[in-house]
RNAcentral holds the sequence, with entries from ENA.
This is a predicted structure of a 368-nucleotide RNA (Bacterial RNase P class A) from Longimicrobium sp.

RNA sequence: UUGGGAGGCGAGUGAGGAUCGCGGCACGGCUCGUUCGUGUCGAGGAAAGUCCGAGCUCCACAGGGCAGGGUGCCGGCUAACGGCCGGGCGUCGUGAGGCGACGGAAAGUGCAACAGAAAGCAAACCGCCGAUGGCCCGCGAGGGCACAGGCAAGGGUGAAACGGUGCGGUAAGAGCGCACCGCGCGGCUGGUGACAGGCGCGGCAUGGUAAACCCCACCCGGAGCAAGGCCGAGCAGGGACAAGGAGCUGCCCGCUCCGUUACGAGUCCCGGGUAGGCUGCUGGAGGCCGGCGGCAACGUCGGUCCAAGAGAAAUGAUCCUCUCCCGGAAACGGGUGACAGAACUCGGCUUAUUUGCCUCCCAUCCCG
Numbered sequence: 001u002u003g004g005g006a007g008g009c010g011a012g013u014g015a016g017g018a019u020c021g022c023g024g025c026a027c028g029g030c031u032c033g034u035u036c037g038u039g040u041c042g043a044g045g046a047a048a049g050u051c052c053g054a055g056c057u058c059c060a061c062a063g064g065g066c067a068g069g070g071u072g073c074c075g076g077c078u079a080a081c082g083g084c085c086g087g088g089c090g091u092c093g094u095g096a097g098g099c100g101a102c103g104g105a106a107a108g109u110g111c112a113a114c115a116g117a118a119a120g121c122a123a124a125c126c127g128c129c130g131a132u133g134g135c136c137c138g139c140g141a142g143g144g145c146a147c148a149g150g151c152a153a154g155g156g157u158g159a160a161a162c163g164g165u166g167c168g169g170u171a172a173g174a175g176c177g178c179a180c181c182g183c184g185c186g187g188c189u190g191g192u193g194a195c196a197g198g199c200g201c202g203g204c205a206u207g208g209u210a211a212a213c214c215c216c217a218c219c220c221g222g223a224g225c226a227a228g229g230c231c232g233a234g235c236a237g238g239g240a241c242a243a244g245g246a247g248c249u250g251c252c253c254g255c256u257c258c259g260u261u262a263c264g265a266g267u268c269c270c271g272g273g274u275a276g277g278c279u280g281c282u283g284g285a286g287g288c289c290g291g292c293g294g295c296a297a298c299g300u301c302g303g304u305c306c307a308a309g310a311g312a313a314a315u316g317a318u319c320c321u322c323u324c325c326c327g328g329a330a331a332c333g334g335g336u337g338a339c340a341g342a343a344c345u346c347g348g349c350u351u352a353u354u355u356g357c358c359u360c361c362c363a364u365c366c367c368g
Stems, first nucleotide, its partner, number of pairs: 002363008011354001014322007022042008030033001044339001048350002051348005056224004068220005073087005088102001089100004103215002108213002110209002125155002127151003132148002134145004163181006182204001183202004188197003228279004237270005244258005286305008324335004
């Protein structure tokens, strides 16, 4: 220089001011209201999908098992997790790095289209050989045929063909023999562990597939703030009252209301509970800053801050100055986007998305 990798920040670039408007809360005013004034607060990194995990609430529940669902390398973190951090292994990349449902295929069952000779009790299309036996030629040495038969090296099919490469060996071949690699078994060493590296033995046995059934290990009760709690008109129901009943008021007095020939009505009481109201409700596994421990996730200590809480309904608009970006020598002109929008609360994951900036790292080329 060019190209790339990882992580982070901002969210109309921010600050100040003016005018109009909306929602919550507090205080104050009056004409007491769906009122006015002042002050203060008022969307996101994903508020989203509702996919995991929790708190909280109600219901269920002795204990154990079956069924069903989930998770699945190792160690750690966490309230918990299918999340995060660190590591191992595999794989892709020159590399920084990316990706991985990454336990078991030696318990059993199943599956594999097409192609191909053969696809799980392997097999022989082309091909190679034909030492041995056979046939033919030759006096013979020997030659020929490819009938018996041998082979699986080469070709071909396939996603996959019963270890790979090389040397020896052979008629041709073959773990038939050997070396290395792979694989299996058993020690050893290092590591908390996943695992790694030696050593020895075995000629190779056990093809693939478990986001197929299955086996193993571990985990899992259900419903959700429309959870739940408190209060509660009206209507219906039950009860008390016949010379009194009820309320103020626990008692006495007093006062008030209702009733006194009544099927009723009326007054009062009762529990359940509809409309409705209040609550749950936002101070919490909380944010920010700093110290300490830890590679990190994270933990801990100190300081500091309080920041929507609804009604499925508010959170908006215009202008000025400076700043930012683009063009321009200047004057000046233009621009500020995308995805999206709280509703019980947190921790995650996933998905959507614009533009700019910052930090670290890799490869390449050039210069010193």
The gene name in the source record is rnpB. NCBI's taxonomy places the organism under Bacteria, Pseudomonadati, Longimicrobiia, Longimicrobiaceae, Longimicrobium. The prediction has a mean pLDDT of 75. Its Rfam family is "Bacterial RNase P class A". It is annotated as a ribozyme. Its family is annotated with tRNA processing, ribonuclease P activity and dimeric ribonuclease P complex in the Gene Ontology.